The RNA shown here (Lysine riboswitch aptamer) has 172 nucleotides and comes from Hypnocyclicus thermotrophus.
[in-house]
RNA sequence: AUUAGAGAUAGAGGCUGCAAAAUUUAUUAGUAGUUAUAUGGAGACUAGCAAUCUAUGAAAUAUAACAAAAGGAAAUUUUGCCGAAAUGCAAGAUAUGCUAAAAUCUUGACAUUGGGGUUAUAGAGAAUAUCUAUAGCACUGUCACAAUUAUUUGUGAUGAGCUAUCCGGGUA
Repeated sequence: AUUAGAGAUAGAGGCUGCAAAAUUUAUUAGUAGUUAUAUGGAGACUAGCAAUCUAUGAAAUAUAACAAAAGGAAAUUUUGCCGAAAUGCAAGAUAUGCUAAAAUCUUGACAUUGGGGUUAUAGAGAAUAUCUAUAGCACUGUCACAAUUAUUUGUGAUGAGCUAUCCGGGUA
């Protein structure tokens, strides 16, 4: 001097970066449910079973009064960060009367995704909110190549990446 390294440290993408917690607010909803009256006349509850309630009147309908909650969402504040994180798959655990299913949590150098937006389809959801997956469209960050000449344009790729500094192995 050069080059390989999932080496170490520190950074950048963005004014809608990612995630968590707390508070407030809207929605859920005048819904579920409770009480009273009337009609009604045997079921209600469950995925199924058991248990429980029910002729001292079930479901359902009508009237009147009272009247939620969880998840999800928005805003503010705080915290942790830049595979931040999300999804799928696998394993384990939790709760429930039992079986199953679903849900939640933990683990995984297992797989995919650089980032947000928007449109369409599908699923979840009370929802036209929102979230997830796939695909399209433009935008944007980084790198490489080519052109251009005044720093832009085009093409391709994508995070185990990129930038800066250091380490230390090889080669000359």